Predicted 3D model of a 95-nucleotide RNA (c-di-GMP-I-GGC riboswitch aptamer) from a Deltaproteobacteria bacterium.
It was read from a public genome assembly, where an Rfam model found it.
NCBI's taxonomy places the organism under Bacteria, Pseudomonadati, Myxococcota, Myxococcia.
The coordinates come from a structure-prediction model, not an experiment, and the mean pLDDT is 86.
[in-house]
RNA sequence: UCAGAUAAAGGCAAACCCGCUGAAAGGUGGGGACGCAAAGUCACCGGUCUACAGGGCUGAUCGCAGAUCGCCCCACGACAGCGGGACCGCCGGAA
Numbered sequence: 001u002c003a004g005a006u007a008a009a010g011g012c013a014a015a016c017c018c019g020c021u022g023a024a025a026g027g028u029g030g031g032g033a034c035g036c037a038a039a040g041u042c043a044c045c046g047g048u049c050u051a052c053a054g055g056g057c058u059g060a061u062c063g064c065a066g067a068u069c070g071c072c073c074c075a076c077g078a079c080a081g082c083g084g085g086a087c088c089g090c091c092g093g094a095a
Base pairs, nucleotide, nucleotide: 001094002093004091011036012035016031017030018029019028020027021026034081040087041086042085044084045083046082047079048078049077054073055072056071057070059069060068061067062066
């Protein structure tokens, strides 16, 4: 540097359930294992999710300078177990 066929030491932990947290997406601790050779770290690019706040409606209702409800837009919120990228790293193997 390359790829992960074999082996060992080990590691992580999807869905689901419970506690805490958050408006939500989600996060976190415990249980639990579908999987993972970076399922280690980082939201830089694309993507996806959410929409408290903000904006719109040539939507509805009402007691109509407005309120409530509904729908749409919106990231400054998230996801690293969606892809790319950056950084770091265990084991054995090959060069």